[in-house]
RNA sequence: AGGGUUUGAUUCUGGCUCAGAACGAACGUUGGCGGCGUGGAUUAGGCAUGCAAGUCGAACGAGGGCAGCCCGUGUAGCAAUACAUGGGCUGAACCGAGUGGCGAAAGGGGCAGUAAUGCAUGGGUAACCUACCCCGGGGACCGGGAUAGCUAUUCUAACGAGUAGGUAAUACCGGGCGAUUUGGCGGGUCGGCAUCGGCCUGCCAAGAGAUGGAUUCCGCCUCGGGAGGGGCUCAUGUGAUAUUAGCUAGUUGGUGAGGUAACGGCUCACCAAGGCAAAGAUGUCUAGCAGGUGUGAGAGCACGACCUGCGCCACUGGCACUGAGACACUGGCCAGACACCUACGGGUGGCUGCAGUCGAGGAUCUUCGGCAAUGAGCGCAAGCUUGACCGAGCGACGCCGCGUGUGCGAUGAAGGCCUUCGGGUUGUAAAGCACUGUCGAGGGGGAGAAAAGCCCGCAAGGGUCUGAUCUAUCCCUGGAGGAAGCACGGGCUAAGUUCGUGCCAGCAGCCGCGGUAAGACGAACCGUGCGAACGUUGUUCGGAUUCACUGGGCUUAAAGGGCGCGUAGGCGGAUUGGCAAGUCCGGGGUGAAAUCUUUCAGCUUAACUGGAAAAGUGCCUUGGAUACUGCCAGUCUCGAGGGAGGUAGGGGUCUGCGGAACUUCUGGUGGAGCGGUGAAAUGCGUAGAUAUCAGAAGGAACGCCGGUGGCGAAAGCGGCGGACUGGACCUCUUCUGACGCUGAGGCGCGAAAGCUAGGGGAGCAAACGGGAUUAGAUACCCCGGUAGUCCUAGCCCUAAACGAUGGGUACUAGAUUGUAGACUUACAUGGGUUUACAGUCGAAGCAAAAGUGGUAAGUACCCCGCCUGGGGAGUAUGGUCGCAAGGCUGAAACUCAAAGAAAUUGACGGGGGCUCACACAAGCGGUGGAGCAUGUGGCUUAAUUCGAGGCUACGCGAAGAACCUUAUCCUGGACUUGACAUGUGCGAAAGCGGUAGGAAGUAGGGAGCGGAAACGUUUCCCCAACGGUAUCCAGUCCGGAACCUACUACAGGUGCUGCAAGGCUGUCGUCAGCUCGUGUCGUGAGAUGUCGGGUUAAGUCCCAUAACGAGCGAAACCCUUGUUUCCAGUUGCCAGCGGGUCAUGCCGGGGACUCUGGAAAGACUGCCGGUGUUAAACCGGAGGAAGGUGGGGAUGACGUCAAGUCCUCAUGGCCCUUAUGUCCAGGGCUGCACACGUGCUACAAUGGCGUGAACAAAGGGAUGCCAACUCGCGAGAGGGAGCCAAUCCCAAAAAGCACGCCCCAGUUCAGAUUGAAGGCUGCAACUCGCCUUCAUGAAGUUGGAAUCGCUAGUAAUCGCGGGUCAGCAACACCGCGGUGAAUGUGUUCCUGAGCCUUGUACACACCGCCCGUCAAGCCACGAAAGGGAGGGGCAUCCGAAGCCGCCUUUAAAAGCGUCGAAGAUGAAACUCCUGAUUGGGACUAAGUCGUAACAAGGUA
Repeated sequence: AGGGUUUGAUUCUGGCUCAGAACGAACGUUGGCGGCGUGGAUUAGGCAUGCAAGUCGAACGAGGGCAGCCCGUGUAGCAAUACAUGGGCUGAACCGAGUGGCGAAAGGGGCAGUAAUGCAUGGGUAACCUACCCCGGGGACCGGGAUAGCUAUUCUAACGAGUAGGUAAUACCGGGCGAUUUGGCGGGUCGGCAUCGGCCUGCCAAGAGAUGGAUUCCGCCUCGGGAGGGGCUCAUGUGAUAUUAGCUAGUUGGUGAGGUAACGGCUCACCAAGGCAAAGAUGUCUAGCAGGUGUGAGAGCACGACCUGCGCCACUGGCACUGAGACACUGGCCAGACACCUACGGGUGGCUGCAGUCGAGGAUCUUCGGCAAUGAGCGCAAGCUUGACCGAGCGACGCCGCGUGUGCGAUGAAGGCCUUCGGGUUGUAAAGCACUGUCGAGGGGGAGAAAAGCCCGCAAGGGUCUGAUCUAUCCCUGGAGGAAGCACGGGCUAAGUUCGUGCCAGCAGCCGCGGUAAGACGAACCGUGCGAACGUUGUUCGGAUUCACUGGGCUUAAAGGGCGCGUAGGCGGAUUGGCAAGUCCGGGGUGAAAUCUUUCAGCUUAACUGGAAAAGUGCCUUGGAUACUGCCAGUCUCGAGGGAGGUAGGGGUCUGCGGAACUUCUGGUGGAGCGGUGAAAUGCGUAGAUAUCAGAAGGAACGCCGGUGGCGAAAGCGGCGGACUGGACCUCUUCUGACGCUGAGGCGCGAAAGCUAGGGGAGCAAACGGGAUUAGAUACCCCGGUAGUCCUAGCCCUAAACGAUGGGUACUAGAUUGUAGACUUACAUGGGUUUACAGUCGAAGCAAAAGUGGUAAGUACCCCGCCUGGGGAGUAUGGUCGCAAGGCUGAAACUCAAAGAAAUUGACGGGGGCUCACACAAGCGGUGGAGCAUGUGGCUUAAUUCGAGGCUACGCGAAGAACCUUAUCCUGGACUUGACAUGUGCGAAAGCGGUAGGAAGUAGGGAGCGGAAACGUUUCCCCAACGGUAUCCAGUCCGGAACCUACUACAGGUGCUGCAAGGCUGUCGUCAGCUCGUGUCGUGAGAUGUCGGGUUAAGUCCCAUAACGAGCGAAACCCUUGUUUCCAGUUGCCAGCGGGUCAUGCCGGGGACUCUGGAAAGACUGCCGGUGUUAAACCGGAGGAAGGUGGGGAUGACGUCAAGUCCUCAUGGCCCUUAUGUCCAGGGCUGCACACGUGCUACAAUGGCGUGAACAAAGGGAUGCCAACUCGCGAGAGGGAGCCAAUCCCAAAAAGCACGCCCCAGUUCAGAUUGAAGGCUGCAACUCGCCUUCAUGAAGUUGGAAUCGCUAGUAAUCGCGGGUCAGCAACACCGCGGUGAAUGUGUUCCUGAGCCUUGUACACACCGCCCGUCAAGCCACGAAAGGGAGGGGCAUCCGAAGCCGCCUUUAAAAGCGUCGAAGAUGAAACUCCUGAUUGGGACUAAGUCGUAACAAGGUA
């Protein structure tokens, strides 16, 4: 000190949220020790039990026991004596009760009440008091009567009470003396603050006492003073709320009296009518206040635990008594609630003291020890008492400190985790080796907290008693032993990998993660942070300048009142003098201590504690200053106003007049329509409309002038004249002399619509009716039409009442226009100067930007209004205004993480401009109708395998499904290391291949059997190969191998995911675009360049230019075709020469030509003319085979569609593993009511058929192409020459041409379908092939809406070839050539595209966004017949205790009266809870209906 979060991105505005610190905390996990603190915040709820205030015998009398002494009695004993017992005396000793004194009003607890009777700060008391303590003065004479205790007795359950007798005092009372005391009346003097105060003095009156106790000494009375403590009072400060605006009868004041320590309506009688309040009275809600505490840079904000000061309270309410002090926490009386005891008659009690208990609560401790210390009470003292206090206990509740080891130790062990399998990491970490001894444990020792006091002593001094508890430090023992966790790891925020899960489970402070590869869930490993703690939750401050005093804003983000007049208030021109309130400087007092800060010191350190200083920003008082503000007095004129003379104007109110138009009425002419719309219809019209002419009536509005022109405060004001009237401006500088500005409340004005009453009503026109439109149309359009619009009187009081910009004053570059004036030059035009008003453009500045800019949104000052995230909501409720409609004031719960402003880039628009394309138009030919072929959908099926789905799927993958192909297609069958690959290694190689076991009639082969086949099978036959051993002999014995069996890794998958990726492909689109570097502009996203003017097929080129250059695309380079040249001629060619044939380059030869295939040339706007900016370029022309890219092809920018493909390939992950793998047979992929796409053949005469005879190109050919010849009508068969091909073959080109027939018909068109007979391929043509011949001869006569292709060698038409392939469903596809048009020279429209511009609430980008009702769930709130509760007041009644008064009495009691708590009753207001039902609101992936808004959003 900031960060995250609105957007595709940006800059703002603005909220939400995080990081920090803190706490009397709580919860979760964990937990070694010590020190110092701290701990019932909730129910001021109820409390068992114990303790928390006593003390004094040196005030008093009596009693008890004890001890001693004396006198007795009894028992035992001879006695002394012992024991028991009675009496007396003594005891500064002991005990408990009483009288009396002092204390009990302190200490301790709590915060209910209290917004001032409180508290804080500073004053006053001339209006007061004060026990104990200190200082000083004086005094203490003589008497008296009681009473408790006690004794006796009575009542009572108890508590307690009564009667009689008698007793003491420092208890109580009387008298005397009598003050310097008090009061009254005087005199003098000094002082003050109004009443007055101090001192001296005279007179009168009142007026105390315990000569007690005691060895010291302590007490008593009185007067004065002091200290400390209090009472009263004043000023200032000290919450929220105006949705509380009026409150008050002892109320405010006076006179008199009473009362008090004391002033005072404190109380009473009488008199007056005051007092308080917008600077907030009264009411309501909340709250003890302060020193301080937390936080903060500070200012502030929040809080008031512990400690200290003050206040208040003591079960709730009231009351007094005693006393120096109380209306009294552990005193009294009364009432009430609650609890306990009871003999039922009556009594007793008060933990908000210390412990403890119950309850409620998320939550807060021991029924501990001691008076040793400090302090308090009493006492002469010893001492006693003290839950104050000192200590201990419990709680990681907080702060602080210490420890849980230290050093060495790498084959970097094992294990874990990850891995690209190489390794990495955990990690010197461990183990191991060598050490140490803190803390804890056990044992021991132990200073100090303790000195007063008391005793002795003349003194100095000496002696002596006292520890609840804590132990510093030290010693011994032992040994790494007893001592580490918690949270986090997507970003903010330090720290990441793997597995599991699969929008599930879950996480989350905000943003947000999770839908099969999750660094965000759960786990593991690893890491990060803190550490005896760590996290979470709650709360406060901070960050938040997000209530802004320091330190914010209001054109568009929230925010200027609709406008004026004006009250209070705030602010205010020049100058002179005075005062000194504000202000400034200095002095004094105070601002308690603690706390905080600094410093020093004490505990081993720290926390903690002590000393000192500083601070305490404040208040009071005093001396001074006088610039500024203020106040008083005087003067001035520039602010403001008045006067005189002029000017402009739709300024206002009233009244009169006018013309045009309109409608209606009357009459004339006229005769069929008019009107209206996108098109229509409703409507009007032969009963005469519309149109037209004349006349009459009526109401409303005022054309042209007319203008970012004028006037007005705003709303607003427009024909002409008159009357009355407000304001502005200019000139003169004549007068007044600050008279000013703003303006909370208040008052007035205030468009339209609306309301009330009365008029008026032509046109227009909500509502309403009708006609259209539409899916609907309660709308837009049309025909009608009533309120209303108009006038008068009165309400309403709101608008996007806008410049979305409050008013005033001053200052701060210019340019230009208009309106109204004045001055200047002799006049006019023109110019210049100046004032006011109204505009435009712009410098600086300001602003987030857009913009604004002397009419500020600049720079300053003054005053007012308003804002503080979006929604809920300008709603509810209350109040108030209104006739009503409604206005003004104006919330909360709940909910979201945004809502918003400006600008940017895109995309889009039923926005605009420019341009292009077979896009349209102009043409030619098709499709859509028929039959068939083929693909798809659908249906069917055991199965009809899968994929492709607008353009960009559908004769597509498939360049060829009878079996095969062929697939998780179906049915059935079969195999399981497998149909295929690899596994130390062996071998020359082929090849065999891992491990274990078996392994000679074995492996293998043949035949057979079962089977459809795959496959299975000791049924039979044949029959091995190597090495060793057995003396020789091995199929037989041994070993290993083949082989077999078993096992393991693995193979395999056209299984899933094209939304995990690669590669490839389609499409926009061969469209002209897409970018970069540097520079510049902008806060920035971005812009510029790439825009503009021309031009092009083109971002092609030129010019211009804050841009200059460059790249990918375009073009070019490449292939082919068109022309020519050169070179080369075999299998091609044959002009000339020669030979040969019926004939043929057939042969010898030849290279001229064609051709073949290499190399070159050629075309570049190069030349001419014109246009154009001297440009680029375009138009025309020449030459040329070809002319402006010559034709065609290949070539496809950045990107888009999560486009297509996991079934070409390759591949991550997942899945199957006697099956989703592999093999086999048969079937299916060909199934057919139907729908669509693509084609073929036709419907005919530009034709069909027949006959004859021409002209290609490009291809293919060895399980191949196949000639001649023969057979067959033919498909074809036989046959076999040639050819691995410029040689041979396929091979016939067809349309065309010539001739002939047909004569417009379902035909000599068309050929589907069907029957029969054949041929070919193939293991096999049934499902399901092709071809031939004969026969049959269907639909079809040019095709609805709609739709496709094509701009030249193109369309159309004609045939030929090839691939795939055994054959073929090919009419498909890919190529080849032959014949060979028409139309257009345009861009209005449809479609698509490019550039510029504009709007936008879109950015997964219009297939976008988004609104409202209804339906469902859930949440909070409002209304509501009512119901319940509460606190406070008011009125009436009753009235305890008690003070006071009266009465009475010897005295008391009783009685009476006022006041008076509690209680009862009543009426009303307020607050809260609840309430059938009801209202809107918020929220909730995929409900219904429409489409209101955003683009001109389709009616701005």

Description: A computed fold for a 1500-nucleotide RNA from a metagenome, annotated as small-subunit ribosomal RNA. RNAcentral holds the sequence, with entries from SILVA.